[in-house]
Model confidence (mean pLDDT): 81 of 100. Predicted 3D model of a 74-nucleotide RNA (transfer RNA) from an uncultured Actinomycetes bacterium. It was read from a public genome assembly.
């Protein structure tokens, strides 16, 4: 220096060819249940999809540019 893949909630992720409201588990908060805890039931917070732009009615998903992490080449 060059090619490739990752970057979505506090954690690990999913999100199929652009389409309507962004999600699951796990944590976490309140309440129920228990004499207490824990299980277990019910609610609920919590995210501008790394970050800038651009295409388009419409973007997490497509394009460029930049950031970090990893692979492999030199």
């Nucleotide at each position: 220096g060059g090619a490739c893949c990752c970057g979505u909630a506090g954690c690990u992720c999913a999100g199929u060819u652009g389409g309507c409201u962004a999600g699951a588990g796990c944590g976490c908060u309140u309440c129920c249940u228990c004499g207490a805890c824990a299980c277990g039931g019910a609610a609920g917070a919590g995210g501008u999809c790394g970050c800038u732009g651009g295409u388009u009615c419409g973007a997490g998903u497509c394009c460029a540019g930049u950031c970090g992490g990893g692979u492999c080449c030199a």